[in-house]
RNA sequence: UCUUUAUCCCGAGUGGUGGAGGGAGUAGGCCCGAUGAAACCACGGCAACCGGGUUCGCAGUGAACCAGAUGGUGCCAAUUCCUGCCCGGCAGACGGCAAGCCCGCCGGGACAGAUGGGGA
Repeated sequence: UCUUUAUCCCGAGUGGUGGAGGGAGUAGGCCCGAUGAAACCACGGCAACCGGGUUCGCAGUGAACCAGAUGGUGCCAAUUCCUGCCCGGCAGACGGCAAGCCCGCCGGGACAGAUGGGGA
């Protein structure tokens, strides 16, 4: 880097360095930021994917639960901050127009992304 699979409305921050951006990308919105952004470092924490333990099941290797003192990652503003594409429903007040659709709200799905596990 590619591929596959699971999860993504829960949870968890202080200090130092630094000095203007940041919330993946794109567009719009909204928000964070000189009461100090990104990044890096230290310490702390969250969680329970891998790993660990117990029980059950098994053709297949899977399911449920437990711990978090230790190991490998991850994460610590806002749902993955929200929307964009498709489907269904509601509403039809304001606004737009080519006059029944857009805009709006709710739900589901897709795409994209992030993280973990497996594979190449």
A computed fold for a 120-nucleotide RNA from a Desulfuromonadales bacterium, annotated as SAM riboswitch aptamer (S box leader). The model forms 97% of the base pairs in the Rfam consensus. The sequence was found by an Rfam model in a public genome assembly.